[in-house]
Overview
This is a predicted structure of a 480-nucleotide part of an RNA (small-subunit ribosomal RNA, 3' major domain) from a metagenome.

Context: one part of a larger RNA
RNA sequence: UGACGGGGGCCCGCACAAGCGGUGGAGCAUGUGGUUUAAUUCGACGCAACGCGAAGAACCUUACCUAGGCUUGACAUCUGGGGAAUCUCAUGGAAACAUGGGAGUGCGGAGCAAUCUGAGCCCCAAGACAGGUGCUGCAUGGCUGUCGUCAGCUCGUGUCGUGAGAUGUUGGGUUAAGUCCCGCAACGAGCGCAACCCUUGUCUCUAGUUGCCAUCAUUUAGUUGGGCUACUCUAGAGAGACUGCCGGUGAUAAACCAGAGGAAGGUGGGGACGACGUCAAGUCCUCAUGGCCUUUAUGCCUAGGGCUACACACGUGCUACAAUGGAUCGUACAAAGGGUCGCGAACCCGCGAGGGGGAGCCAAUCCCAAAAACCGGUCCUCAGUUCGGAUUGGAGUCUGCAACUCGACUCCAUGAAGUUGGAAUCGCUAGUAAUCGUGGAUCAGCAUGCCACGGUGAAUACGUUCCCGGGCCUUGUACA
Numbered sequence: 001u002g003a004c005g006g007g008g009g010c011c012c013g014c015a016c017a018a019g020c021g022g023u024g025g026a027g028c029a030u031g032u033g034g035u036u037u038a039a040u041u042c043g044a045c046g047c048a049a050c051g052c053g054a055a056g057a058a059c060c061u062u063a064c065c066u067a068g069g070c071u072u073g074a075c076a077u078c079u080g081g082g083g084a085a086u087c088u089c090a091u092g093g094a095a096a097c098a099u100g101g102g103a104g105u106g107c108g109g110a111g112c113a114a115u116c117u118g119a120g121c122c123c124c125a126a127g128a129c130a131g132g133u134g135c136u137g138c139a140u141g142g143c144u145g146u147c148g149u150c151a152g153c154u155c156g157u158g159u160c161g162u163g164a165g166a167u168g169u170u171g172g173g174u175u176a177a178g179u180c181c182c183g184c185a186a187c188g189a190g191c192g193c194a195a196c197c198c199u200u201g202u203c204u205c206u207a208g209u210u211g212c213c214a215u216c217a218u219u220u221a222g223u224u225g226g227g228c229u230a231c232u233c234u235a236g237a238g239a240g241a242c243u244g245c246c247g248g249u250g251a252u253a254a255a256c257c258a259g260a261g262g263a264a265g266g267u268g269g270g271g272a273c274g275a276c277g278u279c280a281a282g283u284c285c286u287c288a289u290g291g292c293c294u295u296u297a298u299g300c301c302u303a304g305g306g307c308u309a310c311a312c313a314c315g316u317g318c319u320a321c322a323a324u325g326g327a328u329c330g331u332a333c334a335a336a337g338g339g340u341c342g343c344g345a346a347c348c349c350g351c352g353a354g355g356g357g358g359a360g361c362c363a364a365u366c367c368c369a370a371a372a373a374c375c376g377g378u379c380c381u382c383a384g385u386u387c388g389g390a391u392u393g394g395a396g397u398c399u400g401c402a403a404c405u406c407g408a409c410u411c412c413a414u415g416a417a418g419u420u421g422g423a424a425u426c427g428c429u430a431g432u433a434a435u436c437g438u439g440g441a442u443c444a445g446c447a448u449g450c451c452a453c454g455g456u457g458a459a460u461a462c463g464u465u466c467c468c469g470g471g472c473c474u475u476g477u478a479c480a
Stems, first nucleotide, its partner, number of pairs: 001480002003477003007474007015464002019428005026319008034310002042053002064305007073129001077128002079125005086103007107118004131294002134292003140288002142283003145279001147277001152191006158167003171182003197271004202239007211228003216225002242265001245259001247257003321421001325380006337368003342361002347356003387418001392413007434456007
């Protein structure tokens, strides 16, 4: 100087407390461990691994296993020789591939032509080399997680100390903040904080189609004429909030408390943004890369299988156990997205998944599209039930070369566990939790996951003694 303390002081954080809803019990989905297996590819392991890499394993992916093949190789550059490229048939084969046959002379340059030559592409040969998701993340770059959006981390000069170092950065106040004020052997400065950026909340101006409809006609319907001098909205430019104003407290300071005005008030809400560093944290399987290893194989091609196994254990979720509910009929109100190898309306068929059909739309125009909880009517009356839907049997639909291993969905039948969950444990402070649907990426198909969108919409916070994590000062130490 740090680090640590079941030392002290001050102060924060859904850290506790106060509340609301869960997990832990059940069934299923998904990830992991373990076990099994020819293989169940690999990585990730307290917080910070475990719906994680994977925004989508039937083949492909795919790295694993078995079998069949190749050896200058699936891919790149170079040398020599030959050939148009290319298309197609037969045999063997699971395919890769092997063997054999047929059709077929383009482009640029020179030349009358024959022909020669060049570029691209294909084949053969030889070797330089290719290749490796092989090892090392403890050789690395890059990227990322984490402490933590915590308020810290440092430097120059000066001063103090023999020196390591100290001072500044400590102190008195204050703040979300090393934020600001005052004081002070310090005076300044840098990286962080804040602001500048995006979005949302109010108003004004500009603009008016695909959007809107107050006024005038018209209609089943903003549908048509018309209008945007309006409203909604769209999207561009501005205004607006600064402790600016009043009062109080305070050191007359910084600031705090209360109030006015205001759409908004003291960082208005949300996001992006992550200092010096820590964990030899994670990643050599995104990519790049040193070293090592491999080279008729640890490379490459192909078929099938596996990654989907199942006594069990754990994590994360979904659905429930019901009456604040279930079923059924009627009826209303969103936002944000996506669409041409696409979204696909009306209409017809089917109980349904879906099929036929093909209008319109490269989309403020058309389509996906029905929002659902909610509200109103009726039935059920507390039961393993008209709760719950696992499992299983049968029949189908769709995608795709192909749904056996191993897809999703539909219909009929079946109708398991489960009556609110031990010890323990998680999230959340407001348009939040809870609850209800909607869309998107990936994607042929496949979502209870992920990312986003809106609808309805709470309870509680006395307080900081205690648990956890953190910041500053101080103290002890046999630790570095």
Its mean pLDDT, the model's own confidence on a scale to 100, is 84.